[in-house]
RNA sequence: GGGGCUAUCGUCUAGGGGUUAGGACACCGCCCUUUCACGGCGGCAACACGGGUUCAAAUCCCGUUAGCCCUA
Repeated sequence: GGGGCUAUCGUCUAGGGGUUAGGACACCGCCCUUUCACGGCGGCAACACGGGUUCAAAUCCCGUUAGCCCUA
């Protein structure tokens, strides 16, 4: 240099054109307990970036960035 894969809450992950972007752990609050832990209920929090296609994009296309792999 060429090619391929990946990028979603703090972390791990579901989603594969349409109905509030869901779950687990973590964190916060309340309940429970003499207290802690466990348990129950609730809350907070995310689509790497820029364009394009579409009535509608996390999802499809192009480019950029970052990581990994193959190749020269």
This is a predicted structure of a 72-nucleotide RNA (transfer RNA) from a Holophagales bacterium. The coordinates come from a structure-prediction model, not an experiment, and the mean pLDDT is 81. Its Rfam family is "tRNA". Rfam links the family to the GO term triplet codon-amino acid adaptor activity.